[in-house]
Molecule: transfer RNA
Organism: Nocardioides litoris
RNA sequence: GCCGGGUUGGCGAAACGGCAUACGCGGUGGUCUCAAACACCACUGUCCGAGAGGACGUGCGGGUUCGAAUCCCGCACCCGGCA
Numbered sequence: 001g002c003c004g005g006g007u008u009g010g011c012g013a014a015a016c017g018g019c020a021u022a023c024g025c026g027g028u029g030g031u032c033u034c035a036a037a038c039a040c041c042a043c044u045g046u047c048c049g050a051g052a053g054g055a056c057g058u059g060c061g062g063g064u065u066c067g068a069a070u071c072c073c074g075c076a077c078c079c080g081g082c083a
Base pairs, nucleotide, nucleotide: 001082002081003080004079005078006077007076010025011024012023018066026044027043028042029041030040031039045056046055047054048053059075060074061073062072063071
């Protein structure tokens, strides 16, 4: 240099162009218990806000589309192969 795969929450990870976060781990609060463990229930991206609520958010920057994690272009980084 060329080819292929990958980058999604605190971590792992799923996701047909149609609610951004299924599922698991972790965390916080609760129920249970003499107390704990186990189990079960609720919550758990970021920012603003007392709250209600609002805005933003799939590596970064653009594009296509009514609509993009998903398709296209450029870039960065990681893994593998070829030279």